[in-house]
Molecule: small-subunit ribosomal RNA
Organism: Pseudomonadota bacterium
RNA sequence: AGAGUUUGAUCAUGGCUCAGAUUGAACGCUGGCGGUAUGCUUAACACAUGCAAGUCGAACGGUAGCAGGUCUUCGGAUGCUGACGAGUGGCGGACGGGUGCGUAACGCGUAGGAAUCUGCCUAUUAGUGGGGGACAACUUAGGGAAACUUAAGCUAAUACCGCAUACGCCCUACGGGGGAAAGGAGGGGACCUUCGGGCCUUUCGCUAAUAGAUGAGCCUGCGUUGGAUUAGCUAGUUGGUGGGGUAAAGGCCUACCAAGGCGACGAUCCAUAGCUGGUCUGAGAGGACGAUCAGCCACACUGGGACUGAGACACGGCCCAGACUCCUACGGGAGGCAGCAGUGGGGAAUCUUGCGCAAUGCGCGAAAGCGUGACGCAGCAACGCCGCGUGGGGGAAGAAGGCCUUCGGGUUGUAAACCCCUUUCAGGAGGGACGAAGCCCGGGCGGUGAAUAGCCGGCCGGAGUGACGGUACCUUCACAAGAAGCCCCGGCUAACUACGUGCCAGCAGCCGCGGUAAUACGUAGGGGGCAAGCGUUGUCCGGAAUCAUUGGGCGUAAAGCGCGUGUAGGCGGCUUGGUAAGUCUGGCGUGAAAUCUUGGGGCUCAACCCCAAGCCUGCGCUGGAUACUGCCUCGCUAGAGUCCGGGAGAGGAAAGCGGAAUUCCCAGUGUAGCGGUGAAAUGCGCAGAUAUUGGGAAGAACACCGGUGGCGAAGGCGGCUUUCUGGAACGGUACUGACGCUGAGACGCGAAAGCGUGGGGAGCAAACAGGAUUAGAUACCCUGGUAGUCCACGCCGUAAACGAUGGGCGCUAGGUGUGGGAGGUAUUGAUCCCUUCCGUGCCGCAGCUAACGCAUUAAGCGCCCCGCCUGGGGAGUACGACCGCAAGGUUGAAACUCAAAGGAAUUGACGGGGGCCCGCACAAGCGGUGGAGCAUGUGGUUCAAUUCGAUGCAACGCGAAAAACCUUACCUGGCCUUGACAUGCUACUAACGAAGCAGAGAUGCAUUAGGUGCUCGAAAGAGAAAGUAGACACAGGUGCUGCAUGGCUGUCGUCAGCUCGUGUCGUGAGAUGUUGGGUUAAGUCCCGCAACGAGCGCAACCCUCACCCUAUGUUGCCAUCAGUUCGGCUGGGCACUCUUAGGGAACUGCCGGCGAAGAGCUGGAGGAAGGGGGGGAUGACGUCAAGUCCGUAUGCCCCUUAUGUCCAGGGCUACACACAUGCUACAAUGGUCGGUACAGAGGGUUGCCAACCCGCGAGGGGGAGCCAAUCCCAGAAAGCCGUUCUUAUUCCGGAUCGCAGUCUGCAACUCGACUGCGUGAAGUCGGAAUCGAUAGUAAUCGCGGAUCAGCAUGCCGCGGUGAAUACGUU
Repeated sequence: AGAGUUUGAUCAUGGCUCAGAUUGAACGCUGGCGGUAUGCUUAACACAUGCAAGUCGAACGGUAGCAGGUCUUCGGAUGCUGACGAGUGGCGGACGGGUGCGUAACGCGUAGGAAUCUGCCUAUUAGUGGGGGACAACUUAGGGAAACUUAAGCUAAUACCGCAUACGCCCUACGGGGGAAAGGAGGGGACCUUCGGGCCUUUCGCUAAUAGAUGAGCCUGCGUUGGAUUAGCUAGUUGGUGGGGUAAAGGCCUACCAAGGCGACGAUCCAUAGCUGGUCUGAGAGGACGAUCAGCCACACUGGGACUGAGACACGGCCCAGACUCCUACGGGAGGCAGCAGUGGGGAAUCUUGCGCAAUGCGCGAAAGCGUGACGCAGCAACGCCGCGUGGGGGAAGAAGGCCUUCGGGUUGUAAACCCCUUUCAGGAGGGACGAAGCCCGGGCGGUGAAUAGCCGGCCGGAGUGACGGUACCUUCACAAGAAGCCCCGGCUAACUACGUGCCAGCAGCCGCGGUAAUACGUAGGGGGCAAGCGUUGUCCGGAAUCAUUGGGCGUAAAGCGCGUGUAGGCGGCUUGGUAAGUCUGGCGUGAAAUCUUGGGGCUCAACCCCAAGCCUGCGCUGGAUACUGCCUCGCUAGAGUCCGGGAGAGGAAAGCGGAAUUCCCAGUGUAGCGGUGAAAUGCGCAGAUAUUGGGAAGAACACCGGUGGCGAAGGCGGCUUUCUGGAACGGUACUGACGCUGAGACGCGAAAGCGUGGGGAGCAAACAGGAUUAGAUACCCUGGUAGUCCACGCCGUAAACGAUGGGCGCUAGGUGUGGGAGGUAUUGAUCCCUUCCGUGCCGCAGCUAACGCAUUAAGCGCCCCGCCUGGGGAGUACGACCGCAAGGUUGAAACUCAAAGGAAUUGACGGGGGCCCGCACAAGCGGUGGAGCAUGUGGUUCAAUUCGAUGCAACGCGAAAAACCUUACCUGGCCUUGACAUGCUACUAACGAAGCAGAGAUGCAUUAGGUGCUCGAAAGAGAAAGUAGACACAGGUGCUGCAUGGCUGUCGUCAGCUCGUGUCGUGAGAUGUUGGGUUAAGUCCCGCAACGAGCGCAACCCUCACCCUAUGUUGCCAUCAGUUCGGCUGGGCACUCUUAGGGAACUGCCGGCGAAGAGCUGGAGGAAGGGGGGGAUGACGUCAAGUCCGUAUGCCCCUUAUGUCCAGGGCUACACACAUGCUACAAUGGUCGGUACAGAGGGUUGCCAACCCGCGAGGGGGAGCCAAUCCCAGAAAGCCGUUCUUAUUCCGGAUCGCAGUCUGCAACUCGACUGCGUGAAGUCGGAAUCGAUAGUAAUCGCGGAUCAGCAUGCCGCGGUGAAUACGUU
């Protein structure tokens, strides 16, 4: 110090969330020791039991109990002594301890004040004389269950009451008057004595008074929570006088008089709360809190009251009332843990019914001492803070085990084992402090005193006093021995893998994980963090500049009141003097201690404790300064205002007037329609509309001028005239002399709609009606039409009341329009130009802004004042209040819910947005599909199975370029289990191989004939290959996941695009380049340009076809020559065709035109071919989680006598139906029959198969030739020449079915193709819709090939014949 989260990305706004610190905590898991703090935050709920305030015999009468002494008749007696129950009396129970109910207050804090009291204490002064009468205890008698109480009698005092005295004290009319006391104890020489003592002395008391100290009471300034959806409150209320009261001022109380007092600077009311020092947090300012410790206050079961006292309206006192609890003999009584423990209850939650007065302190006492749940200690609790330990060193075979693995290894990990060492802490044993000094005793000194007594105070010596305590601490013994967990590991945030799970179970602070490969769930291994703790939950501060004083905003993100006038308030020009309130500064007082910070010291350290300094930012008193602000004051004119002048204007109000138009009425002309719409209809019209002419009525609004023109505060204002009236601008002199700005409340104005009353009503027009539109149409369109719109008066008070921009003042480049005024130059003038002030627009610099944009009319730079905002939704809602006739308006929440909502800009995509352009996209034209029958594929259905995949274009004659078996993955049944296949080991056997039986076969059974190979070796034997058997590693899987993948493929699309480097612009995403102007098939090229270059694409380079040349001439060819059986057949030739190679040829090269120029376009010449010559191969960055795990490869998962393997049979060929792709047709441009002509490209040795023979034919026989420019497939067909059919379900069409055959094959039943004869179905050109192709193309005709035993309407190729059309368009 920041981070995550809105978006595809970006910037900004904005909320939510996290990392930090904190805690009187609680909960989960875990837990060795010590020190030190802390421990009912909830029920101020109720409390059993014990204890928490007593003490004094040196105030008193005394003697119940105990001990001692004395006496004793041995029963006891005796206050004689130590002492002491109860009582009288004194002091103390007003402190200490607890709690936070109440209290928003002089309660607290701070600083002051005057009208007071103060026991004990200190100092000083003066006294302490002399009397009296009672009441407890006690005794006696009674009452009562008890608590308690009544009567009579006795008695003491430091108890009570007078008398005397009164320096000072109090009262006073200044003459005077009033008021005290108590004694006790110790010691003692002389003197006196009633023998008690007096007296003297010491000391403790007592009385009066003064002063102090301490404590307390009272008053005041300032500060001290939230709510205005609480705005008015107040009758002892505010003041005065008299009186009363108090320790004391005072309406504190009372009588009378006056009518005040408080409040927007927040009274009153409501809610909440003890306040402070401080604590936590924060850089600070601030925020939150007010446990422990300390100061103050309040309270003591609830409410009220006083008494006593120096002090109380009294926690462990009293009285009354109430609630509750307890006792009771029912008549009455008793009680108050918010003291310490403890109990119940409440609660997430908070301890022992401990020890001791040894210390510190308090009360009493002369003192010893007694009392003290204050306090000191111990106990319980990881509740916090601090410290220590759980071992240290060595130790690689990097053990075993675990986990992971690419199987090589890696990791846990020097970790362990093992060796050496140490022993803190805990445990055992022994030693052993500080905290203790007082008090007491003895001695001695000093003071007092008559005193060597007594008392007091130092000094010396001595004995004893410890709850803690089995203490701290020290020594010693033994043993690594007894001592580690918790959370986390997707990002934020440090730390990763495996398995399990499969949107399940679960996680989660936010974002978010999980739907079969989860670093996010669960477990494990490993890792990270902290550590006797670790996490979670809650709290508070921080981060949050997210309430912004420091330190935010309001054009569009939330946010400027619709506008003005103006009250309070805030702020305010130049100048003189004064003052010194603010301000600055010095001094003094105070700001308790603790806390905090710093320095030092003490516990072994630390926490903790002690000492000192700082700090306590404040308040008060006082001295000084006077710039600024304030206040008083002398002036000024620059702000503001007044006056005069000539102009501008839809500024406002009222009255009157005008023309055009609409509608209606009357009349004329006139006839069939008018009107309305996208098209119609409703409507109007022959009872005469619309149209047109004339006349009349009525209401409303004012065309042109008219303008980012004018006026007004805003709303708003538009024909003309008159009257009344507001404001602004300009020019000019004089005057006033700061008179100013803003403006909470308040008051006024305030479009439209709406409301009330009364008018008015032409047009328009909510509602309403009808007609259309539509799936519907409570709409848009049409025909009607009422409120209303208009006027008068009164309400309403809102709006996208907008410039979404509050008002005022000053400052900060310009340019250019326009409205109003003034001045100037020039011109004869109209007028033009220049300057200036005010208004109103546009462009633009600096600057600002998140950007867009704003930019002298600021959203710039500043000052002053007001209003408003603080995430989205809920909601401008509810409740309350105010306003309103109502409608409603103003003010204005919460629960709950979300992790966003929203702004500007960027890039894509999209639009029934725009511009330009392309494409068989449409159009033009040709032929099809969709209808029929059949073929093939698919869906669906069926089935034991109909294996699987492909599914809009881009699945569906697709994978499959061949399912009868095989294929085959499916089904049924039958078998096998190291396996049909691979590698390794052992044994045997070469391998191989014929035959029998059973079985559907796989296979099983039983025998054997044959055969002996290759390499090494003399041989024995060994080895290689193969086979059989065995055991185990393993094989195998067309099982799953194409959403884990590679590879390949489809598609957009052969569309012209997709990017990069550097530079530049932008906060950034990004932009620029690649946009623009031309051009092209093309991001093709040219020009321009903050871009300059480059890459992948385009094009070209490759193949093929078209032309030519050269080379080659067999199996090809035949022009010329010769022969000929007339066939290039032969000789011969290679000219030509052709084959196979290699070259050439086309480049807008040439000419004209267009184009500024260029790129290029257009026409032409030449040319076999033109402007890319035709066709092919070639597919950028990417998109579709497109397709394929069943081509192959491959991760993970799954099966392992089966999901593997083998076999037989069946199925993939099913069939109500639906779709897709085709074939054949419906016929005459045709069918049939006969004759006849011309290809190209292919294939062929388990092959193509000629001639010839047989068969109607499929085909059979036959066998020549050919490994093919040689032979064969091989008759091309349409065509052409003839014949016939004559528009018919036919001589069209051929499905279907019957019969008979052929061929292939182990085998054509399910389920092949073909032939012949017979049969002859639907179909007469196909609804909506839809497809292809722009030239050698469509259409039409046949031929070949792959696959293949056989099977082609499919697919891939080949040639023959050979068109039509494109005006044009989004």